This is a predicted structure of a 470-nucleotide part of an RNA (small-subunit ribosomal RNA, 3' major domain) from a metagenome. The full RNA is in RNAcentral, with records from SILVA. Rfam family: Bacterial small subunit ribosomal RNA. Its mean pLDDT, the model's own confidence on a scale to 100, is 83.
[in-house]
Context: one part of a larger RNA
RNA sequence: UGACGGGGACCCGCACAAGCGGUGGAUGAUGUGGAUUAAUUCGAUGCAACGCGAAAAACCUUACCUACCCUUGACAUGCCUGGAAGAUCGCAGAGAUGUGAUUGUGCCUUCGGGAACCAGGACACAGGCGCUGCAUGGCUGUCGUCAGCUCGUGUCGUGAGAUGUUGGGUUAAGUCCCGCAACGAGCGCAACCCUUGUCUCUAGUUGCUACGCAAGGGCACUCUAGAGAGACUGCCGGUGACAAACCGGAGGAAGGUGGGGAUGACGUCAAGUCCUCAUGGCCCUUAUGGGUAGGGCUUCACACGUCAUACAAUGGUCGGUACAGAGGGUUGCCAACCCGCGAGGGGGAGCUAAUCCCAGAAAGCCGAUCGUAGUCCGGAUUGGAGUCUGCAACUCGACUCCAUGAAGUCGGAAUCGCUAGUAAUCGCGGAUCAGCUUGCCGCGGUGAAUACGUUCCCGGGUCUUGUACA
Numbered sequence: 001u002g003a004c005g006g007g008g009a010c011c012c013g014c015a016c017a018a019g020c021g022g023u024g025g026a027u028g029a030u031g032u033g034g035a036u037u038a039a040u041u042c043g044a045u046g047c048a049a050c051g052c053g054a055a056a057a058a059c060c061u062u063a064c065c066u067a068c069c070c071u072u073g074a075c076a077u078g079c080c081u082g083g084a085a086g087a088u089c090g091c092a093g094a095g096a097u098g099u100g101a102u103u104g105u106g107c108c109u110u111c112g113g114g115a116a117c118c119a120g121g122a123c124a125c126a127g128g129c130g131c132u133g134c135a136u137g138g139c140u141g142u143c144g145u146c147a148g149c150u151c152g153u154g155u156c157g158u159g160a161g162a163u164g165u166u167g168g169g170u171u172a173a174g175u176c177c178c179g180c181a182a183c184g185a186g187c188g189c190a191a192c193c194c195u196u197g198u199c200u201c202u203a204g205u206u207g208c209u210a211c212g213c214a215a216g217g218g219c220a221c222u223c224u225a226g227a228g229a230g231a232c233u234g235c236c237g238g239u240g241a242c243a244a245a246c247c248g249g250a251g252g253a254a255g256g257u258g259g260g261g262a263u264g265a266c267g268u269c270a271a272g273u274c275c276u277c278a279u280g281g282c283c284c285u286u287a288u289g290g291g292u293a294g295g296g297c298u299u300c301a302c303a304c305g306u307c308a309u310a311c312a313a314u315g316g317u318c319g320g321u322a323c324a325g326a327g328g329g330u331u332g333c334c335a336a337c338c339c340g341c342g343a344g345g346g347g348g349a350g351c352u353a354a355u356c357c358c359a360g361a362a363a364g365c366c367g368a369u370c371g372u373a374g375u376c377c378g379g380a381u382u383g384g385a386g387u388c389u390g391c392a393a394c395u396c397g398a399c400u401c402c403a404u405g406a407a408g409u410c411g412g413a414a415u416c417g418c419u420a421g422u423a424a425u426c427g428c429g430g431a432u433c434a435g436c437u438u439g440c441c442g443c444g445g446u447g448a449a450u451a452c453g454u455u456c457c458c459g460g461g462u463c464u465u466g467u468a469c470a
Stems, first nucleotide, its partner, number of pairs: 001470002003467003007464007015454002019418005026309008034300002042053002064295007073125001077124002079121005086103007107114002127284002130282003136278002138273003141269001143267001148187006154163003167178003193261004198229007207219003211216001232255001235249005311411001315370007327358003332351002337346003377408001382403007424446007
């Protein structure tokens, strides 16, 4: 100087408390451990691994296993020889591949040849999701959006170092004020950026409608998208040290950082990643490289994490009826209409989209029924019949209909999230994608309760104290 303390003082955080809803019990989904396996590819492992890499494992992906094949190689550059390339049809084979037949003569040219492509040959080399994240770059997580981390000069100390950065107040903040052997400065904080909330101006088509049945007219309103205004403790009162600031008030759409986002200091964890990529070293080179078919990553006594659905009446079912936002669409979204109980099929209008389509929002509201029951709750499982995608749904897809109707009556110890348009609840969209979502990322609808307080638990910050620790 740090680190640590079941030392002290002060302060903060959904940290506790006060509340609301969950997890832990059930069934299912998904990830992991373990076990199994020819293989169940690899990585991630307290917080900070476990719906994680993976924003889509039937083939492909795919890295794994088995079998069958190739060896200048699937890919790059250089050399030589031949042939344009390509297209079509056979045979063998699971295919890769092997082996035949037919067709085809293009572009540039100084007529030697050349460019692209294909086949063969020899060698330099290619190739490796092989190892090492404890050799690395880059990127990322975490403490933590915590308020800290440092430097120059000066001063003090033999020195390591100290001071500044401590103290008195204050703040979300090393934020600001005052004081002070310090005076200044840098990286952080804040602001500048995006979005949302109010108003003004400009511009009105595909949007809107005070006219109108429509055509048309208009741009006031809604909205769209560009520019501005607006909030600064600016004003008033009080407290305070005549300060910073705090409390209350006015005006205002908004008030003291208005709400949300992006933004992550010096560093810590030899944290994670050599399987995104790049890269040192090591290793393989008729194989640890490459191709193909099939299988596996989807197994299952069990254990854990994260979710979905429930256990019902604030509910289930049936009928009627209302209101979003944000997105996506030409290899696409697919209307009207017809067929089917339905998944879906037919159909073909419109739309490269403020125009057309996805698209019915759902909870809600108005009625009816059920009457506390393993039920008109719950939907697992299984049988049958189908639909769609796709060469192909056996291993191993999603969905529909009929039948079947399991566990489950609110969950032990323990434990998680959340402070407001939040929790809870309800549906909608998107990425990936042929198909496949209870996951992820977004969107809006309805819309609470509680916070006395900081003694305690956890984490963090500042000062101080002890130490046989570094």